[in-house]
RNA sequence: GCCGAAAUAGCUCAGUUGGUAGAGCAGCUCCCUCGUAAUGAGCAGGUCGCGUGUUCAAGUCACGUUUUCGGCU
Numbered sequence: 001g002c003c004g005a006a007a008u009a010g011c012u013c014a015g016u017u018g019g020u021a022g023a024g025c026a027g028c029u030c031c032c033u034c035g036u037a038a039u040g041a042g043c044a045g046g047u048c049g050c051g052u053g054u055u056c057a058a059g060u061c062a063c064g065u066u067u068u069c070g071g072c073u
Base pairs, nucleotide, nucleotide: 001072002071003070004069005068006067007066010025011024012023013022019056027043028042029041030040049065050064051063052062053061
């Protein structure tokens, strides 16, 4: 230099044909217990790497760009 993949909640990851952003763990509150943990109920947590464009509508499509990983030379 070229090719490919990945980036979404604190962490690990889903998100189908473009149509209200989700799960598990972690956190907080409550319940339970002599007490703690576990179980159970609930709550909170997101500019979807960044920018521009297409569209009534973009995590999803197009272009550019940053970072990480892998491959080729």
Molecule: transfer RNA
Organism: Tyzzerella sp. An114